This is a predicted structure of a 346-nucleotide part of an RNA (small-subunit ribosomal RNA, central domain) from an anaerobic digester metagenome. The full RNA is in RNAcentral, with records from SILVA. It matches the Rfam family "Bacterial small subunit ribosomal RNA". Gene Ontology terms of the family: structural constituent of ribosome and ribosome. The prediction has a mean pLDDT of 86.
[in-house]
Context: one part of a larger RNA
RNA sequence: UUGGGUUUAAAGGGUGCGUAGGUGGAUUUAUAAGUCGAUGGUGAAAGUUUGCAGCUUAACUGUAACAUUGCCGUUGAAACUGUAGAUCUAGAGUGCAAAUGAGGUAGGCGGAAUGUGUUGUGUAGCGGUGAAAUGCAUAGAUAUGACACAGAACUCCGAUUGCGAAGGCAGCUUACUGGGAUGCAACUGACACUGAUGCACGAAGGCGUGGGGAUCAAACAGGAUUAGAUACCCUGGUAGUCCACGCAGUAAACGAUGAUUACUUGCUGUUUGCGAUACACAGUAAGCGGCGUAGCGAAAGCGUUAAGUAAUCCACCUGGGGAGUACGUUCGCAAGAAUGAAACUC
Numbered sequence: 001u002u003g004g005g006u007u008u009a010a011a012g013g014g015u016g017c018g019u020a021g022g023u024g025g026a027u028u029u030a031u032a033a034g035u036c037g038a039u040g041g042u043g044a045a046a047g048u049u050u051g052c053a054g055c056u057u058a059a060c061u062g063u064a065a066c067a068u069u070g071c072c073g074u075u076g077a078a079a080c081u082g083u084a085g086a087u088c089u090a091g092a093g094u095g096c097a098a099a100u101g102a103g104g105u106a107g108g109c110g111g112a113a114u115g116u117g118u119u120g121u122g123u124a125g126c127g128g129u130g131a132a133a134u135g136c137a138u139a140g141a142u143a144u145g146a147c148a149c150a151g152a153a154c155u156c157c158g159a160u161u162g163c164g165a166a167g168g169c170a171g172c173u174u175a176c177u178g179g180g181a182u183g184c185a186a187c188u189g190a191c192a193c194u195g196a197u198g199c200a201c202g203a204a205g206g207c208g209u210g211g212g213g214a215u216c217a218a219a220c221a222g223g224a225u226u227a228g229a230u231a232c233c234c235u236g237g238u239a240g241u242c243c244a245c246g247c248a249g250u251a252a253a254c255g256a257u258g259a260u261u262a263c264u265u266g267c268u269g270u271u272u273g274c275g276a277u278a279c280a281c282a283g284u285a286a287g288c289g290g291c292g293u294a295g296c297g298a299a300a301g302c303g304u305u306a307a308g309u310a311a312u313c314c315a316c317c318u319g320g321g322g323a324g325u326a327c328g329u330u331c332g333c334a335a336g337a338a339u340g341a342a343a344c345u346c
Base pairs, nucleotide, nucleotide: 004317005316006315007300008299012314014201015200016199017198021194022193023192025088026087027086028085029084030083031082033081034080035077036076037075038074039073040072041071042070049065050064051063052062053061054060091191092188093187094186095184096183097182100179103177104176105175106174107173108172109171110154114150115149116148117147118146119145120144121143125136126135162169163168206247207246208245209244210243211242216240220236221235222234223233258313259312260311261310262309263308266291267290268289269288270287271286272285273284274283295302296301319346320345321344328339329338330337331336
C1' cells in the first nucleotide's frame, strides 16, 4: 500500500455553520468527454515465458512466437456517468392554520432557608464526634420571639417527562427572539447530502479588570486519629463559588456508538399534534423509554432511536512502554492548548 476495522479490544473530531472538493431524484432531446467495439501506428534491443535448434550435457548461445495489460490516430455504438436544452414533483424549501416545550437574551417581582446586626424573654452551657478536643459562651452564648439587612439557590409539582447542535436549560412574570413537530397541499422546482481548510458556540476549573461576598470551600491554621497522618473526622478559613466585560478552549465534552438516505416481524408504556368521538377503542406523523423477530456480534449485547442490509461524504486506528513526552511551529497575559516524533526497551 492493498485488505481490515472504530459501543466495551487501537480507533468517531466536544458540537454546529459552511468554502473547496466528493456524491446526488423522475421523464425526454441532443452531444460524444468518460465508457464499450473494430482497425492502423507505436510500445528499441537484451531480459522474462513457450517451442525448436547449436556447443558431448548443463550453464551459455541462436532462432521463432507470446507478452509488453500502455499511448496516439481513424471509425462506429449511445445503455450508464458527464455536458447542454426542455419538462415534472415523490427529495428540499416557502406559505397558511391551530398547538407545543426547564430553548435563548434582557428586565421586574416572590417566599422559605442561611448568615449577620439591633432588640425582647431567658440562664449555663452550646457545638461537635466512634469517643473527644480545638472553637463559641456570665462582656449573657445555644434556644426562642420581633424588626432590619445581605448574597446565593429556587422545596413540593418532578416523571426512563420536556426543550436544545452540543455544552446545557427548572420559583413566578413581562418584553424580544430561535427551533422542531403536526395538518392543509397554495407556491418554488433538485434549490439536495456530506464537508478538508475556515468561522462560531463550547461544563467545571483557571486568568485579567472592576464590582459583590450569605453559603460552601482548594490553600492555610488549629484539634483529633495514628507508629507516622503533609489524609480520611472536627473547629475555623482565603482564593474561588455570584455579576459585568474580555481571555482561555479543555472533560468519562459518553449513547465511550460521526452525519444523511433507503430497506428489514412485532408487542408494550409515554409526550405533542392530526383523525375519530360512542369517552370504549383502534389508526397516523414526529419524539422519549422497555422487551424482543430476522439478522449481526468474540461475547456482553444491539435489534425500525441498529451494533441488521446497502449507498454517499467526512474523521480516526495499525503491538505495549517510552509519550500525548522531546524538538520545532501556531495560539495564549500566564496556566497551558493544538500539532506531534525518535532512540531505547519488552